RNA sequence: GCGGGCGUAGUUCAAUCGGCCAGAACGUCGGUCUCCAAAACCGAAGAUCGAGGUUCAAGUCCUCGCGCCCGUG
Repeated sequence: GCGGGCGUAGUUCAAUCGGCCAGAACGUCGGUCUCCAAAACCGAAGAUCGAGGUUCAAGUCCUCGCGCCCGUG
């Protein structure tokens, strides 16, 4: 250089054919309980890599970037 795959909460993963309020677990924070803590229970915050395009509607499709991984001259 060329070809392929991937990118969603702090982490690991969901999201059917484009139609849901983008969810779960762990973690974090607050509360209940406790002499204190842990455990348990209740609650909260937190994400679609970036920019365009298509569409009534985009995490999902298209284009161009960026990053990571694999293969190859």

This is a predicted structure of a 73-nucleotide RNA (transfer RNA) from a Chloroflexota bacterium.
The RNAcentral record of the sequence draws on ENA.
It matches the Rfam family "tRNA".
Lineage of the source: Bacteria > Bacillati > Chloroflexota.